[in-house]
Order: sequence, then structure tokens, then C1' cells
RNA sequence: CACGACAAAGGCAAACCCGUCGCGAGGCGGGGACGCAAAGCCACGGGCCUCUCCCAGGGGGAGGUAGCCGGGUUACCGAAA
Repeated sequence: CACGACAAAGGCAAACCCGUCGCGAGGCGGGGACGCAAAGCCACGGGCCUCUCCCAGGGGGAGGUAGCCGGGUUACCGAAA
């Protein structure tokens, strides 16, 4: 560099519930754990979702999702191959 143990120490937290913000997707805080070796961070490419406009098919604009995939970037631990 890469890889990822029925390893050690820690970490994060889906659904659902409560509060709160948002037209909404959804965000944030608390509870809660389905899972996660980048489930840390970044919307750059694709996907999906929301709002809105034009509009026959479709397209534009504004957003959301990093726990959909790719990419970028930073990082704890150290068995085996």
C1' cells in the first nucleotide's frame, strides 16, 4: 500500500416513538438498535426521492439522500492470506 479475526479497545445507529424545523423529500435533538470496518467528511458522476415551471412523450429550475453505487478525502486496531 492493501486486506479485514467469532481479536482487543472504542465508535456509529435502521425501523419505530417523542420534540422541533421544513410546503415536501428530509434535517436536528432525545429514546431505541436493524445493521455498519469508513454507516467519518464532500452532492463531483450515475440512481432514487421532493417541490416547482414548461409541457403530449419528455425537459428545465430548486432541493433531499453519503445507511443506493461509483469517485475524492481523512482516520482507530492488527490475526491470517